[in-house]
């Protein structure tokens, strides 16, 4: 250079075109306990950036970025 994967809350992660984008941990309120812990309840918090194709895009397709693997 060429081919080829990947990017989703703070952090792992699910989600084969229509649902409030859902789960672990972690965070913050609360309940419990002299207190911490550890347990219950409850909030907040994410589709890398653009463009296209659909009536409808996290999803399909190009472009950019960043990462990564094979090649020469």
């Nucleotide at each position: 250079g060429g081919c080829c994967c990947c990017u989703u809350c703070g952090u792992c992660u699910a989600g084969u075109g229509g649902u409030u984008a859902g789960g672990a941990c972690g965070u913050g309120a609360g309940a419990u306990u002299u207190u911490c812990a550890a347990u219950c309840u409850u909030a907040a918090a994410a589709c890398a950036g653009g463009a296209g194709u659909u009536c409808g895009a996290u999803u399909c397709u190009c472009c950019u970025a960043g990462g990564g693997g094979c090649u020469a």